[in-house]
Context: one part of a larger RNA
């Protein structure tokens, strides 16, 4: 990993609701005991007790009442009026293991110290080499001792090093040769050494030179069997078809928050009735949002004017007076603010009559649920940074439980809800040069950036280009260019070393000659000289020059392939803007057969048929078993290919395998359907 078998709502008992049946104010029997019969069951017999036919009250007890009271008051709870009970069956609860598989633990009773840890008796083992402790003996020495020397001796958790125990590094192996090896180098090797045989110590125990370490490949509490299907609000499976309905991810409360109860949304059965349910009218009621707005109230708030009163300075500071770059009440004019301001005040949206329409539409009873993580979008807000594919409301939507067409691709953005078929038509959204189905349509502009052809952008910059406005100048010559001119008092006065238009300071920055020419725009010198400019004339000969508003476009603009408009490509367009007509496109809407649901006695007619959790309904197959019949050695089950049938689940025929059994109808009864569970056993 794949074929084939096996694998999950059972089964009693008890209760509730429906349904079938029996009997009915009644219903029914249990244990047992007879009688057939091989059992298994059938039937008689049992009326102990249940449930009902009356309830109120803690009771005693009354009783269509009662109880509560002093009450013959009130009130509570019951009468009136609605029939039970046994039995099959169905779909719920409960108690049991209660759909199945799975803990990690916990208890108990035994079984282990052949591993390994510690301890006992009791035996074994340690090649060779090295060092040279104490003592002695001998000499020397000493008054004796001490001391010296040699020789002798052979002491140690001594040295080096096998066997033996170990296990320091590194390579090797790592579905190994090996569930701990190899291999080279490593530490110990007479000692707190290794080491053999026998024995002791048992699980909340034991032994540890102590790591939580061994305690048989197992240890922060051993393995075995049992309590034992422990328990799992938690995770995985949960098996055949078709038909109708079809959710919710909210509220409140929870040792609650991934669970759960109640209610809310589904569904199914029943009950009466007629509008209780949309939608629009029309009349009528509430309201404080939105906005406004504040000399209309709480607060917060700029400016300016006036200046109560305050501080500061003069003062003949005693009293009066005067003055201000200082505060500053109230008043005036202008201005502007608030979710917890309101003199105001909406649209929508709700309530309640009536009226139309529309709609198998609402309620109520009873069964069966699931859900209770929700998510994106739009619009209203709070929170956040008016960030988030954030996060909390409200209100719609849509996915969730929705295919189909568009948007290149994409849960929820645009169109649009798919009963089944058709090699039929007509549209949405978005398209119409090719990839691709349909205009290289049409008119009239914009853009030159390949900007764009959907999806990054902003202040701020610019003689880009269109369009509209609005000012100044201009045939008496505008604007550019080009020829000349741009003088004088005077080097203006101060200053300075020097300042002569041009460092800097002053100034009625003055006057004169002129067509014009500043006590000088800008450059340049130490300072001057020079260039140049305003201005002025001549040439030329028709438009200039500044401001706003607006379309498209330009720089602002940085990410990892040469790397994208989906892509190829595309400029009076295939790009943008306005406008027009034509086609093209979906499971939409039509059109042709059909199916089925609703209804129904059965056909018509209407309407209807996406679908997860989930409710409800019909149906196929498997295997037994009754009863009635059928097939089979002239070939049964079962297999293998073909072939028809049916909406499916399945059925049927026939060929060949095969070799003894098998079945229809109708009805029962259940160990009744597998793709998954890191499912189980087997084989490949």
């Nucleotide at each position: 990993a794949c074929c084939u078998a096996c694998g999950a709502g059972u089964u009693a008992c008890u209760u509730u609701u429906g349904u079938u049946g029996g009997c009915a104010a009644g219903g029914u029997u249990a244990a047992g005991c007879g009688u057939a019969a091989a059992u298994a069951u059938a039937u008689g017999c049992g009326g102990a007790g249940c449930c009902g036919a009356a309830g109120c009250g803690a009771a005693a007890g009354c009783g269509a009442g009662u109880c509560u009271u002093a009450a013959c008051a009130g009130g509570g709870c019951g009468u009136u009026u609605a029939a039970g009970u046994c039995a099959g069956c169905a779909g719920g609860a409960g108690u049991a293991g209660a759909c199945g598989c799975g803990a990690a633990a916990c208890c108990a009773a035994g079984u282990g110290a052949u591993c390994u840890a510690c301890c006992c008796u009791u035996g074994a083992g340690c090649a060779g080499g090295c060092u040279g402790a104490a003592g002695g003996u001998u000499g020397g020495g000493u008054a004796a001792c001490a001391c010296c020397a040699a020789u002798u001796g052979g002491a140690g958790g001594g040295c080096c090093g096998c066997a033996c125990c170990g296990a320091u590094a590194a390579g090797c192996g790592u579905u190994g040769a090996a569930a701990a090896g190899c291999u080279u180098c490593c530490g110990g090797a007479u000692g707190a050494c290794u080491u053999g045989a026998g024995g002791g110590u048992a699980g909340g125990g034991g032994u540890g030179a102590a790591a939580g370490g061994c305690u048989a490949a197992u240890c922060a509490a051993a393995c075995u069997u049992g309590g034992a299907g422990a328990u799992a609000g938690c995770u995985c499976g949960u098996a055949c078809u078709c038909c109708c309905c079809g959710a919710a991810a909210u509220g409140c409360a929870u040792u609650u928050a991934g669970g759960u109860g109640c209610a809310g949304c589904c569904u199914c059965g029943g009950u009466a009735u007629a509008u209780a349910c949309g939608u629009u009218g029309u009349g009528u009621c509430a309201g404080g949002u939105a906005g406004a707005g504040c000399g209309a109230c709480u607060g917060a708030u700029u400016g300016g004017a006036u200046g109560c009163g305050a501080g500061g300075g003069c003062u003949u500071c005693g009293c009066c007076g005067c003055c201000u770059a200082u505060c500053a009440a109230g008043u005036c004019c202008a201005g502007a603010u608030a979710a917890a301001c309101u003199c105001c005040g909406a649209a929508u949206g709700g309530g309640c009559a009536c009226a139309a329409u529309g709609a198998u539409u609402a309620a109520c009873c009873g069964g069966g649920a699931g859900u209770g993580a929700g998510g994106g979008c739009g619009c209203g807000g709070g929170u956040g940074c008016u960030a988030a594919g954030g996060u909390c409301c409200g209100u719609g939507u849509c996915c969730g439980a929705g295919a189909g067409g568009g948007a290149a691709a994409g849960a929820a953005c645009c169109c649009g809800g798919a009963c089944c078929a058709c090699c039929g038509g007509c549209u949405a959204a978005g398209g119409u040069c090719c990839c691709c189905a349909a205009a290289u349509a049409c008119a009239u502009g914009u853009u030159a950036a390949g900007u764009u052809g959907a999806g990054u952008u902003a202040a701020c910059g610019a003689a880009g280009u269109g369009u509209c406005u609005c000012c100044g100048c201009c045939c008496a010559g505008a604007c550019a260019g080009c020829u000349a001119g741009g003088a004088u008092g005077u080097u203006g006065g101060c200053u300075u070393g020097g300042a002569a238009g041009c460092a800097g300071c002053c100034a009625u920055u003055c006057a004169u000659u002129u067509a014009a020419a500043g006590a000088g725009u800008g450059c340049g010198u130490a300072a001057c000289a020079g260039c140049u400019c305003a201005c002025u004339a001549g040439u030329c000969g028709a438009g200039u020059g500044g401001g706003g508003a607006u379309g498209c476009g330009u720089g602002g603009a940085u990410a990892a392939u040469a790397a994208u408009c989906g892509g190829g490509c595309a400029u009076a367009a295939a790009a943008c803007a306005u406008g027009u007509u034509a086609c093209c496109g979906a499971a939409g809407c039509c059109g042709u057969g059909g199916g089925a649901u609703u209804g129904a006695a059965a056909u018509a007619a209407u309407a209807u048929c996406g679908g997860u959790a989930g409710g409800g309904g019909a149906g196929c197959a498997u295997u037994c078993u009754g009863u009635c019949g059928g097939c089979g050695u002239a070939g049964a089950a079962g297999g293998u290919g073909c072939a028809g049938c049916g909406a499916g689940a399945g059925c049927u025929g026939u060929a060949c395998u095969g070799g003894a059994g098998u079945u229809u109808a109708c009805a029962g009864a259940a160990a009744a359907g597998c793709a998954a569970a890191u499912g189980u056993a087997g084989g490949u």
Predicted 3D model of a 684-nucleotide part of an RNA (large-subunit ribosomal RNA, domain II) from a termite gut metagenome. The full RNA is in RNAcentral, with records from SILVA. The coordinates come from a structure-prediction model, not an experiment, and the mean pLDDT is 83.